[in-house]
Molecule: Lysine riboswitch aptamer
Organism: Propionigenium maris DSM 9537
RNA sequence: GAACUGGAUAGAGGCUGCGGUAAAUAUCAGUAAUAUAUUGGAGUUUGUGGAAACGUAGAUAAUAUAUAAAAGGAUUUGCUGCCGAAGAGGGCUUCCCCCACAGGGAAAACUUCUGGUCAUAGUGGAGAAGAUCCAUAUGACUCUCAUUUUAUGGGGAGCUAUCGGUGAU
Numbered sequence: 001g002a003a004c005u006g007g008a009u010a011g012a013g014g015c016u017g018c019g020g021u022a023a024a025u026a027u028c029a030g031u032a033a034u035a036u037a038u039u040g041g042a043g044u045u046u047g048u049g050g051a052a053a054c055g056u057a058g059a060u061a062a063u064a065u066a067u068a069a070a071a072g073g074a075u076u077u078g079c080u081g082c083c084g085a086a087g088a089g090g091g092c093u094u095c096c097c098c099c100a101c102a103g104g105g106a107a108a109a110c111u112u113c114u115g116g117u118c119a120u121a122g123u124g125g126a127g128a129a130g131a132u133c134c135a136u137a138u139g140a141c142u143c144u145c146a147u148u149u150u151a152u153g154g155g156g157a158g159c160u161a162u163c164g165g166u167g168a169u
Base pairs, nucleotide, nucleotide: 003166004165005164007163008162009161010160011159014083017082018081019080020079021078022077023076024075025074033067034066035065036064037063038062039061043054044053045052047101048100049099050098086114087113088112089111090110093107094106095105096104097103115142116141117140118139119138120137121136123135124134125133126132143155144154145153146152147151
């Protein structure tokens, strides 16, 4: 001491960075559920099958009246963890919904993609929802690096700084 090095440590983006948690508020909803009355007359319990329970002492369903939620999602505030923060997809494993299949939900590791924010969409999915979230596409802004005449291109296994390792000359 060039160059290389997902080696270690510490940092930056933004004022709308990304999550977690608690409280309050609105929505969920005058909905579910329960009770009473009426109609009605054999099935009901997410789809199929099984088991079990309920049902002619009247089920499912419908109408009316009365009482009347909750979870998830959202906003605000406080506290807090961080900068692959985090978010999706995939199959594997485990747990839950009576059992099996299907379906749904949760968690860990692995793997693939995404730098971030916002807006739009006769788009797709979730959702009670014109809220919101996720994916995709387009556009804008922004961070960073490379090239260069100021624009183009790339992206977090990145970028900046320091230390370490190998080490040309």